[in-house]
Molecule: Purine riboswitch aptamer
Organism: Falsibacillus albus
RNA sequence: AUCAACUUCAUACCGUUUCCUUAUAUAUCUAUGGUGAUAUGGUCCAUAAGUCUCUACCUAGCUGCCGUAAAUGGCUAGACUAUAAGGAAAGUCAGAUGAUUU
Numbered sequence: 001a002u003c004a005a006c007u008u009c010a011u012a013c014c015g016u017u018u019c020c021u022u023a024u025a026u027a028u029c030u031a032u033g034g035u036g037a038u039a040u041g042g043u044c045c046a047u048a049a050g051u052c053u054c055u056a057c058c059u060a061g062c063u064g065c066c067g068u069a070a071a072u073g074g075c076u077a078g079a080c081u082a083u084a085a086g087g088a089a090a091g092u093c094a095g096a097u098g099a100u101u102u
Stems, first nucleotide, its partner, number of pairs: 005102001008099004014095001016090010026056001030048005041066002050057001058078007
């Protein structure tokens, strides 16, 4: 002189945590197999696919359609999760910075 470890103190404009907004993803969508009900009904289960992506993939309402059969359709509203950006609050909480002890 450099590096590493360690002690103590300080800092808040770094960071962390929580919350809010916006954006992206995904359309809370689609496909298949099975199961189940029947106009007071239209359910439930599994698998796949979808995302530079973990998780989730439902709830409620309105409306059509199906003349008793095996098939459902449309619309509205609501998030969660991942990431990024901006903002707010708290304060030392893992860290960071400065000083300091060995």